[in-house]
Context: one part of a larger RNA
RNA sequence: UUGGGCACAAAGCAUCUGUAGGUGGCUUUUCAUAUCCGCUGUCAAAUCCCAGGCUCAACCCUGAACAGGCGGUGGAAACUACCAAGCUAGAGUACGGUAGGGACAGAGGGAAUUUUCGGUGGAGCGGUGAAAUGCUUAGAGAUAGGGAAGAACACCAAUGGCGAAAGCACUCUACUAGGCUGACACUGACAUUGAGAGAUGAAGGCUAGGGGAGCAAAUGAGAUUAGAUACCCCAGUAGUCCUAGCCGUAAACGAUGGAUACUAGGCGCUGUGCAUAUCGACCCGUGCAGUGCUGUAGCUAACGCGUUAAGUAUCUUGCCUAGGGAGUACGUUUGCAAGAAUGAAACUC
Numbered sequence: 001u002u003g004g005g006c007a008c009a010a011a012g013c014a015u016c017u018g019u020a021g022g023u024g025g026c027u028u029u030u031c032a033u034a035u036c037c038g039c040u041g042u043c044a045a046a047u048c049c050c051a052g053g054c055u056c057a058a059c060c061c062u063g064a065a066c067a068g069g070c071g072g073u074g075g076a077a078a079c080u081a082c083c084a085a086g087c088u089a090g091a092g093u094a095c096g097g098u099a100g101g102g103a104c105a106g107a108g109g110g111a112a113u114u115u116u117c118g119g120u121g122g123a124g125c126g127g128u129g130a131a132a133u134g135c136u137u138a139g140a141g142a143u144a145g146g147g148a149a150g151a152a153c154a155c156c157a158a159u160g161g162c163g164a165a166a167g168c169a170c171u172c173u174a175c176u177a178g179g180c181u182g183a184c185a186c187u188g189a190c191a192u193u194g195a196g197a198g199a200u201g202a203a204g205g206c207u208a209g210g211g212g213a214g215c216a217a218a219u220g221a222g223a224u225u226a227g228a229u230a231c232c233c234c235a236g237u238a239g240u241c242c243u244a245g246c247c248g249u250a251a252a253c254g255a256u257g258g259a260u261a262c263u264a265g266g267c268g269c270u271g272u273g274c275a276u277a278u279c280g281a282c283c284c285g286u287g288c289a290g291u292g293c294u295g296u297a298g299c300u301a302a303c304g305c306g307u308u309a310a311g312u313a314u315c316u317u318g319c320c321u322a323g324g325g326a327g328u329a330c331g332u333u334u335g336c337a338a339g340a341a342u343g344a345a346a347c348u349c
Stems, first nucleotide, its partner, number of pairs: 004320003012317001014200004021193003025087004035076009050063002052060002090190001091187003095182004102176001105173004109153001113149005119143002124135002161168002205246006214240002219235002222232001257316006265294010298305002323348002331342004
């Protein structure tokens, strides 16, 4: 349990593609599905209501109406559906430009770190609040040179860019996807949302094979402490990296689903066009797309949001219904496992 809600109180699926379904632009025609109007059948009696009768009441008798349901029949044609034809404002295709860490593959690069080799050199180094464990005369640390390895790409860098999200940054090349913009050539509603379904999905974890510099769960020492299974320190294995698979979750956040339309301004930034200007690049003005700040109306419990809405409306999908028990149990699906998905009740307050 509704005429309600979902940024922060319970509540937007992590994101996208898309089937069924829902919803859907403008003009004309057909038809009459839905819709509207008239007439009509039926909806037993009792009961109920109104009027009436027993002195009242219970009770009894008679009679009616409104509204409504299900049919029948005759009409209407604006709207919805249907039929047929067309249109271009939505959507898409082609064309000219254009920005970008979008994806994937290959190649190349330098700094740093660690290690190794030989040289110089000769006593400490390292670490901390202070120390110690640790390394070091078998020559450490320092210093300059040669070699190797793996991982990450300083500055540029931004309130910046791209991507559906997760995410993406050294440089170059090949291949590839999407966006924006401009003219208007073409198609002619082809749209939107989307149950189920499918795809992608950080970190971490798992399987197999590689790789392993640094960092570092676990673990071992040293400290601290009453204790110290921690914070600090010295080591250090999985892992972090690559290839092929699996897992499918995050405060996966804008804690804000998607689409369309409308509703004051002001100030930036990014991409691109027009106009103007100039030797040229700017500046000034203006259109579209994105990304920010501030703010009017309005909304909001407040905080705040405010043309990128949490405003005004329509369409559509998901979700919520006091706290705990509990995202648990059971069952089912899925996974190698870890788990994930679905998801109660008793009881309690």
The part of an RNA shown here (small-subunit ribosomal RNA, central domain) has 349 nucleotides and comes from Dracaena cambodiana. Taxonomically the source falls in Dracaena (Eukaryota, Magnoliopsida, Asparagales, Nolinoideae). Its Rfam family is "Bacterial small subunit ribosomal RNA". Its mean pLDDT, the model's own confidence on a scale to 100, is 86.